[in-house]
RNA sequence: CGAGCAAGAAAGGCGAUCGCCGGCGGACGCAGGAGCCGCCGGAGGAAAGUCCGGGCUCCACAGGGCAGCGUGCUGGGUAACGCCCAGCGGGGGCGACCUCCGGGAAAGUGUCAUAGAAACGGAAACCGCCGGCUCCGGCCGGUAAGGGUGGAAAGGCGCGGUAAGAGCGCACCAGCGGUCAGGUGACUGGCCGGCUUGACAAACCCCACGCGGAGCAAGACCGAAUAGGGAAGGGAUGAAGCGGCCCGCUGAAUCUUCCGGGUUGCGUCGCUGGAGGUGGCGGGUAACCGUCAUCCAAGAUAAAUGAUCGCCGCCGCUUCGGCGGAACAGAACCCGGCUUAUUGACGGCUCGCAUU
Repeated sequence: CGAGCAAGAAAGGCGAUCGCCGGCGGACGCAGGAGCCGCCGGAGGAAAGUCCGGGCUCCACAGGGCAGCGUGCUGGGUAACGCCCAGCGGGGGCGACCUCCGGGAAAGUGUCAUAGAAACGGAAACCGCCGGCUCCGGCCGGUAAGGGUGGAAAGGCGCGGUAAGAGCGCACCAGCGGUCAGGUGACUGGCCGGCUUGACAAACCCCACGCGGAGCAAGACCGAAUAGGGAAGGGAUGAAGCGGCCCGCUGAAUCUUCCGGGUUGCGUCGCUGGAGGUGGCGGGUAACCGUCAUCCAAGAUAAAUGAUCGCCGCCGCUUCGGCGGAACAGAACCCGGCUUAUUGACGGCUCGCAUU
RNA backbone atom coordinates (compact mmCIF):
# COMPACT_ATOMS: atom_id res chain seq x y z
C1' C A 1 0.00 0.00 0.00
C1' G A 2 -3.87 -3.58 -1.22
C1' A A 3 -7.48 -7.29 0.34
C1' G A 4 -10.05 -8.97 4.53
C1' C A 5 -11.70 -10.41 9.88
C1' A A 6 -13.76 -9.27 14.44
C1' A A 7 -15.34 -6.61 18.46
C1' G A 8 -15.56 -2.00 21.55
C1' A A 9 -17.00 2.93 22.65
C1' A A 10 -19.30 7.68 21.35
C1' A A 11 -24.01 9.68 19.74
C1' G A 12 -21.10 17.19 20.10
C1' G A 13 -19.71 20.99 24.42
C1' C A 14 -20.69 25.74 27.01
C1' G A 15 -23.94 29.92 27.46
C1' A A 16 -28.37 33.29 26.69
C1' U A 17 -33.74 34.27 25.79
C1' C A 18 -38.82 32.51 25.41
C1' G A 19 -42.02 28.27 26.50
C1' C A 20 -43.77 23.11 28.45
C1' C A 21 -43.89 18.77 32.50
C1' G A 22 -42.59 17.33 37.58
C1' G A 23 -40.62 18.32 42.65
C1' C A 24 -39.36 21.68 46.70
C1' G A 25 -39.70 26.50 48.90
C1' G A 26 -41.92 31.50 49.26
C1' A A 27 -45.48 35.59 48.94
C1' C A 28 -50.70 36.75 48.48
C1' G A 29 -54.75 34.81 50.81
C1' C A 30 -60.26 31.87 54.95
C1' A A 31 -58.24 28.14 51.75
C1' G A 32 -55.45 26.05 47.12
C1' G A 33 -54.34 20.78 43.57
C1' A A 34 -55.61 27.47 39.92
C1' G A 35 -52.38 31.68 38.91
C1' C A 36 -47.45 34.51 40.53
C1' C A 37 -41.94 34.43 42.10
C1' G A 38 -37.33 31.56 43.00
C1' C A 39 -34.33 27.03 42.83
C1' C A 40 -33.58 21.92 41.16
C1' G A 41 -34.58 17.74 37.71
C1' G A 42 -36.53 16.51 32.64
C1' A A 43 -35.55 10.35 26.77
C1' G A 44 -32.36 6.17 24.15
C1' G A 45 -28.57 2.88 22.57
C1' A A 46 -31.89 1.26 20.53
C1' A A 47 -36.98 4.49 24.48
C1' A A 48 -38.71 0.53 18.50
C1' G A 49 -40.64 -4.77 17.22
C1' U A 50 -43.57 -6.74 21.55
C1' C A 51 -40.16 -12.11 19.95
C1' C A 52 -38.28 -14.78 24.66
C1' G A 53 -37.26 -14.70 30.24
C1' G A 54 -38.23 -12.73 35.18
C1' G A 55 -39.93 -9.30 39.19
C1' C A 56 -44.62 -7.25 40.80
C1' U A 57 -50.34 -7.67 41.21
C1' C A 58 -54.92 -10.56 41.39
C1' C A 59 -57.16 -15.30 40.99
C1' A A 60 -56.04 -21.32 46.59
C1' C A 61 -49.16 -16.78 48.85
C1' A A 62 -50.93 -21.92 42.62
C1' G A 63 -52.03 -27.96 44.70
C1' G A 64 -52.14 -33.57 42.09
C1' G A 65 -53.00 -36.26 37.35
C1' C A 66 -54.04 -36.42 32.04
C1' A A 67 -53.86 -33.67 27.71
C1' G A 68 -51.14 -29.70 25.46
C1' C A 69 -46.87 -26.48 24.56
C1' G A 70 -41.66 -25.39 24.67
C1' U A 71 -36.35 -26.55 24.94
C1' G A 72 -32.70 -30.32 23.11
C1' C A 73 -23.94 -31.61 22.06
C1' U A 74 -21.00 -30.66 27.04
C1' G A 75 -19.61 -27.68 31.27
C1' G A 76 -20.44 -23.06 33.53
C1' G A 77 -23.07 -18.03 34.44
C1' U A 78 -27.86 -16.05 35.90
C1' A A 79 -33.68 -14.27 39.46
C1' A A 80 -34.75 -16.74 34.79
C1' C A 81 -34.35 -17.65 29.54
C1' G A 82 -35.05 -20.02 23.47
C1' C A 83 -29.84 -15.35 26.43
C1' C A 84 -24.42 -15.10 27.54
C1' C A 85 -19.35 -17.39 28.27
C1' A A 86 -15.85 -21.40 27.58
C1' G A 87 -15.31 -25.92 25.12
C1' C A 88 -16.61 -30.55 21.89
C1' G A 89 -18.22 -32.41 17.11
C1' G A 90 -19.74 -31.54 11.63
C1' G A 91 -19.00 -27.96 7.49
C1' G A 92 -16.28 -23.55 5.08
C1' G A 93 -11.69 -20.33 4.63
C1' C A 94 -4.21 -20.10 3.15
C1' G A 95 -5.45 -17.25 7.57
C1' A A 96 -7.68 -13.69 11.23
C1' C A 97 -12.21 -16.20 11.77
C1' C A 98 -17.19 -17.77 10.28
C1' U A 99 -21.25 -21.22 10.46
C1' C A 100 -24.89 -25.49 12.42
C1' C A 101 -33.17 -26.24 16.04
C1' G A 102 -26.12 -30.50 16.96
C1' G A 103 -30.76 -36.03 21.94
C1' G A 104 -32.72 -41.08 20.11
C1' A A 105 -33.71 -44.24 13.35
C1' A A 106 -30.75 -52.27 16.43
C1' A A 107 -38.58 -49.60 21.09
C1' G A 108 -42.59 -49.38 17.61
C1' U A 109 -45.52 -47.18 13.43
C1' G A 110 -45.17 -44.44 8.94
C1' U A 111 -43.04 -42.07 4.31
C1' C A 112 -39.26 -42.52 0.35
C1' A A 113 -43.04 -39.54 -5.91
C1' U A 114 -41.14 -40.52 -11.06
C1' A A 115 -37.51 -43.72 -12.92
C1' G A 116 -35.66 -48.52 -11.86
C1' A A 117 -35.43 -55.74 -11.75
C1' A A 118 -35.21 -54.24 -6.67
C1' A A 119 -36.24 -48.45 -2.01
C1' C A 120 -34.94 -51.79 3.35
C1' G A 121 -36.27 -58.00 3.50
C1' G A 122 -30.15 -58.81 4.04
C1' A A 123 -34.53 -59.29 -0.36
C1' A A 124 -33.98 -58.61 -5.49
C1' A A 125 -31.18 -60.83 -11.91
C1' C A 126 -33.18 -55.62 -16.60
C1' C A 127 -28.41 -55.68 -19.45
C1' G A 128 -23.84 -57.99 -18.65
C1' C A 129 -20.45 -62.05 -16.68
C1' C A 130 -19.88 -67.57 -15.66
C1' G A 131 -21.54 -72.90 -15.82
C1' G A 132 -24.98 -76.53 -17.83
C1' C A 133 -28.71 -77.93 -21.51
C1' U A 134 -30.54 -76.86 -26.43
C1' C A 135 -35.09 -78.30 -31.39
C1' C A 136 -30.05 -72.49 -31.83
C1' G A 137 -35.64 -69.39 -30.69
C1' G A 138 -33.95 -69.74 -25.91
C1' C A 139 -34.31 -72.31 -20.94
C1' C A 140 -32.29 -73.54 -15.96
C1' G A 141 -28.74 -72.33 -12.27
C1' G A 142 -24.74 -69.18 -10.07
C1' U A 143 -23.22 -64.03 -9.55
C1' A A 144 -24.36 -57.49 -6.86
C1' A A 145 -17.32 -57.04 -9.80
C1' G A 146 -19.15 -53.98 -14.42
C1' G A 147 -23.50 -51.23 -17.06
C1' G A 148 -28.26 -48.85 -16.53
C1' U A 149 -32.25 -46.06 -13.10
C1' G A 150 -32.29 -42.78 -9.08
C1' G A 151 -31.42 -37.77 -4.21
C1' A A 152 -30.15 -42.57 -2.18
C1' A A 153 -28.70 -49.45 -4.67
C1' A A 154 -26.62 -51.92 1.36
C1' G A 155 -19.55 -50.12 3.54
C1' G A 156 -14.96 -47.62 0.33
C1' C A 157 -10.40 -49.04 -2.03
C1' G A 158 -6.45 -52.49 -3.26
C1' C A 159 -4.42 -57.49 -3.26
C1' G A 160 -5.61 -62.55 -3.05
C1' G A 161 -9.29 -65.90 -4.42
C1' U A 162 -12.93 -68.00 -8.06
C1' A A 163 -16.10 -71.16 -13.49
C1' A A 164 -17.65 -66.00 -12.85
C1' G A 165 -18.09 -63.52 -8.42
C1' A A 166 -18.85 -62.11 -3.38
C1' G A 167 -15.97 -59.46 3.71
C1' C A 168 -15.25 -65.38 0.93
C1' G A 169 -9.88 -64.19 3.12
C1' C A 170 -6.30 -60.18 4.25
C1' A A 171 -4.13 -54.87 4.72
C1' C A 172 -5.67 -49.72 5.14
C1' C A 173 -9.82 -46.26 5.79
C1' A A 174 -15.07 -45.16 7.52
C1' G A 175 -18.86 -47.01 10.83
C1' C A 176 -20.68 -50.16 15.09
C1' G A 177 -19.71 -52.88 19.73
C1' G A 178 -16.25 -54.05 23.70
C1' U A 179 -12.00 -52.66 26.50
C1' C A 180 -7.78 -49.60 28.31
C1' A A 181 -5.86 -44.56 28.95
C1' G A 182 -6.74 -39.03 29.20
C1' G A 183 -10.70 -35.40 30.26
C1' U A 184 -15.87 -33.02 35.34
C1' G A 185 -18.09 -33.85 30.47
C1' A A 186 -19.32 -33.49 25.17
C1' C A 187 -15.22 -36.23 23.24
C1' U A 188 -10.18 -37.85 21.86
C1' G A 189 -6.31 -41.71 21.30
C1' G A 190 -4.64 -47.05 21.48
C1' C A 191 -5.99 -52.31 21.18
C1' C A 192 -9.53 -56.27 20.09
C1' G A 193 -13.97 -58.21 17.66
C1' G A 194 -17.55 -60.03 14.17
C1' C A 195 -17.41 -57.83 9.27
C1' U A 196 -21.70 -53.58 8.36
C1' U A 197 -27.33 -52.57 11.14
C1' G A 198 -30.07 -46.59 4.36
C1' A A 199 -32.52 -41.46 4.84
C1' C A 200 -36.40 -38.57 7.32
C1' A A 201 -37.96 -37.39 14.37
C1' A A 202 -38.75 -28.54 11.43
C1' A A 203 -43.57 -37.29 10.52
C1' C A 204 -46.01 -39.71 14.66
C1' C A 205 -43.30 -41.27 18.62
C1' C A 206 -39.51 -42.27 22.76
C1' C A 207 -36.19 -39.99 26.45
C1' A A 208 -34.54 -35.80 29.65
C1' C A 209 -35.73 -31.01 31.53
C1' G A 210 -39.14 -26.84 31.97
C1' C A 211 -44.18 -24.53 31.82
C1' G A 212 -51.14 -22.84 36.28
C1' G A 213 -53.97 -18.43 34.13
C1' A A 214 -54.47 -13.27 33.30
C1' G A 215 -52.06 -8.73 33.06
C1' C A 216 -50.38 -1.75 35.55
C1' A A 217 -56.87 -0.95 31.30
C1' A A 218 -52.81 -5.79 36.89
C1' G A 219 -54.69 -4.31 41.53
C1' A A 220 -56.14 -1.06 45.96
C1' C A 221 -58.74 3.37 47.77
C1' C A 222 -61.73 7.84 47.76
C1' G A 223 -65.62 10.56 45.44
C1' A A 224 -70.31 10.76 42.43
C1' A A 225 -75.02 7.99 41.85
C1' U A 226 -77.92 4.35 44.02
C1' A A 227 -82.07 0.47 43.07
C1' G A 228 -82.14 -2.18 41.47
C1' G A 229 -86.34 -3.78 38.09
C1' G A 230 -88.44 -7.08 34.07
C1' A A 231 -87.92 -11.79 30.94
C1' A A 232 -85.58 -16.64 29.93
C1' G A 233 -82.20 -20.40 31.59
C1' G A 234 -78.48 -22.98 35.14
C1' G A 235 -77.54 -23.86 40.44
C1' A A 236 -76.18 -27.13 47.60
C1' U A 237 -77.73 -33.82 43.03
C1' G A 238 -72.48 -27.71 43.84
C1' A A 239 -73.38 -22.53 39.89
C1' A A 240 -69.08 -19.59 39.74
C1' G A 241 -63.70 -18.75 40.69
C1' C A 242 -60.89 -22.34 36.84
C1' G A 243 -58.03 -20.75 30.67
C1' G A 244 -59.12 -28.08 27.75
C1' C A 245 -60.73 -32.30 31.11
C1' C A 246 -60.73 -35.05 35.94
C1' C A 247 -59.53 -34.67 41.17
C1' G A 248 -59.02 -31.21 44.98
C1' C A 249 -59.87 -26.21 47.38
C1' U A 250 -62.98 -21.99 48.19
C1' G A 251 -68.06 -21.41 47.74
C1' A A 252 -73.80 -18.73 46.54
C1' A A 253 -80.07 -12.75 48.57
C1' U A 254 -75.84 -16.41 43.31
C1' C A 255 -74.32 -17.13 37.86
C1' U A 256 -75.30 -16.42 32.28
C1' U A 257 -78.01 -13.93 28.26
C1' C A 258 -81.49 -10.19 26.73
C1' C A 259 -84.64 -5.62 27.64
C1' G A 260 -85.07 -0.88 29.59
C1' G A 261 -82.81 2.64 33.54
C1' G A 262 -79.40 5.69 37.29
C1' U A 263 -74.42 7.85 38.02
C1' U A 264 -69.41 9.01 36.45
C1' G A 265 -63.68 12.47 38.31
C1' C A 266 -58.07 17.94 34.50
C1' G A 267 -59.40 11.97 41.43
C1' U A 268 -55.42 9.40 44.78
C1' C A 269 -52.07 5.27 45.30
C1' G A 270 -49.51 1.50 42.44
C1' C A 271 -45.02 5.02 40.05
C1' U A 272 -40.08 4.53 40.32
C1' G A 273 -34.10 3.47 45.19
C1' G A 274 -33.47 -0.82 41.68
C1' A A 275 -31.44 -8.51 40.14
C1' G A 276 -29.53 0.24 40.18
C1' G A 277 -25.16 3.38 38.26
C1' U A 278 -19.80 4.69 38.79
C1' G A 279 -14.86 3.69 40.75
C1' G A 280 -11.18 0.69 43.51
C1' C A 281 -9.66 -4.13 45.28
C1' G A 282 -10.15 -9.56 45.15
C1' G A 283 -11.74 -14.44 42.61
C1' G A 284 -12.55 -16.56 37.63
C1' U A 285 -9.64 -18.12 30.74
C1' A A 286 -14.45 -15.75 30.30
C1' A A 287 -19.67 -14.85 30.98
C1' C A 288 -19.97 -13.34 35.85
C1' C A 289 -19.44 -13.12 41.23
C1' G A 290 -17.83 -11.02 46.05
C1' U A 291 -16.50 -6.76 48.89
C1' C A 292 -15.61 -1.50 50.03
C1' A A 293 -16.48 3.56 48.85
C1' U A 294 -19.63 6.88 46.47
C1' C A 295 -23.99 8.78 43.68
C1' C A 296 -29.63 9.33 43.10
C1' A A 297 -30.37 10.32 37.40
C1' A A 298 -38.00 11.82 33.95
C1' G A 299 -42.54 9.95 36.09
C1' A A 300 -46.36 12.45 32.12
C1' U A 301 -52.06 10.49 31.33
C1' A A 302 -53.89 12.15 25.50
C1' A A 303 -49.68 12.72 27.37
C1' A A 304 -44.01 17.77 28.94
C1' U A 305 -38.78 16.92 27.42
C1' G A 306 -39.33 22.32 22.41
C1' A A 307 -37.79 26.75 19.51
C1' U A 308 -34.32 30.72 18.34
C1' C A 309 -29.42 32.78 18.79
C1' G A 310 -23.96 33.26 20.13
C1' C A 311 -18.98 31.01 20.80
C1' C A 312 -15.96 26.61 20.39
C1' G A 313 -15.06 21.50 18.51
C1' C A 314 -15.82 17.63 14.14
C1' C A 315 -16.53 16.73 8.68
C1' G A 316 -16.91 18.56 3.41
C1' C A 317 -16.21 22.58 -0.19
C1' U A 318 -13.54 27.18 -0.76
C1' U A 319 -12.00 32.65 -4.80
C1' C A 320 -9.39 31.83 2.42
C1' G A 321 -13.84 36.32 3.21
C1' G A 322 -16.93 32.36 4.25
C1' C A 323 -20.78 28.57 2.99
C1' G A 324 -22.93 23.91 3.98
C1' G A 325 -23.55 19.29 6.92
C1' A A 326 -24.20 15.85 11.50
C1' A A 327 -27.86 9.57 11.26
C1' C A 328 -31.72 6.20 13.33
C1' A A 329 -35.28 7.75 16.21
C1' G A 330 -38.80 9.48 21.20
C1' A A 331 -40.25 6.99 27.72
C1' A A 332 -45.69 5.12 29.54
C1' C A 333 -45.09 -0.60 35.83
C1' C A 334 -39.86 -2.09 36.12
C1' C A 335 -35.66 -5.14 34.84
C1' G A 336 -32.38 -9.17 31.78
C1' G A 337 -31.90 -10.57 26.63
C1' C A 338 -32.75 -11.13 21.31
C1' U A 339 -33.96 -8.84 16.66
C1' U A 340 -34.41 -4.66 13.53
C1' A A 341 -32.99 0.85 12.24
C1' U A 342 -28.50 3.98 12.28
C1' U A 343 -23.99 9.04 10.39
C1' G A 344 -18.89 9.99 10.69
C1' A A 345 -14.32 8.88 13.06
C1' C A 346 -10.83 5.46 16.32
C1' G A 347 -7.69 1.41 18.36
C1' G A 348 -6.93 -4.47 17.49
C1' C A 349 -5.94 -8.91 14.35
C1' U A 350 -4.94 -11.87 9.53
C1' C A 351 -3.08 -12.60 4.47
C1' G A 352 -0.38 -10.67 0.18
C1' C A 353 3.15 -7.28 -2.17
C1' A A 354 7.09 -3.61 -1.84
C1' U A 355 11.10 -1.20 0.86
C1' U A 356 14.70 -0.89 4.96
Bacterial RNase P class A, 356 nucleotides, folded computationally. Of the family's consensus pairs, 95% are formed in the model. The sequence was found by an Rfam model in a public genome assembly.